RNA sequence: GAUUUAUACAGAAGAGGGGAGAGACCAGGCUCUUUGAACCUCUAGCAACCGGUCUGCUCAGGACAAGGUGCUAAUACCUGGCCCAAAAGGGAUUUAUAAAUC
Numbered sequence: 001g002a003u004u005u006a007u008a009c010a011g012a013a014g015a016g017g018g019g020a021g022a023g024a025c026c027a028g029g030c031u032c033u034u035u036g037a038a039c040c041u042c043u044a045g046c047a048a049c050c051g052g053u054c055u056g057c058u059c060a061g062g063a064c065a066a067g068g069u070g071c072u073a074a075u076a077c078c079u080g081g082c083c084c085a086a087a088a089g090g091g092a093u094u095u096a097u098a099a100a101u102c
Base pairs, nucleotide, nucleotide: 001102002101003100004099005098006097007096008095013043014042015041016040017039021032022031023030025081026080027079028078029077044072045071046070049068050067052064053063054062055061076094082091083090084089
């Protein structure tokens, strides 16, 4: 990187470096940001996908912990860029993350 499956309205921030942008792409909004954006490092925290321990008919399920990841403004910030629907809303695609295979 490709494919498949699952999840995405919950949860969780400080410091140092950095120095102007950021919120995936396009359009329109809206928001964050020199009272310091992205990004990097450290520490802290959240969650519990994989793995671990216990339980269990050893399946399903449940409990504990937190080793490998991930995450810590706003629903994946909102609407549209696709389909169904009068609308509300639903589904798909895309994106992100995890796991498995290649």
Predicted 3D model of a 102-nucleotide RNA (SAM riboswitch aptamer (S box leader)) from a Bacteroidales bacterium. It matches the Rfam family "SAM riboswitch aptamer (S box leader)". About the family: The SAM riboswitch is found upstream of a number of genes which code for proteins involved in methionine or cysteine biosynthesis in Gram-positive bacteria. Lineage of the source: Bacteria > Pseudomonadati > Bacteroidota > Bacteroidia > Bacteroidales. It was read from a public genome assembly, where an Rfam model found it. The prediction has a mean pLDDT of 86.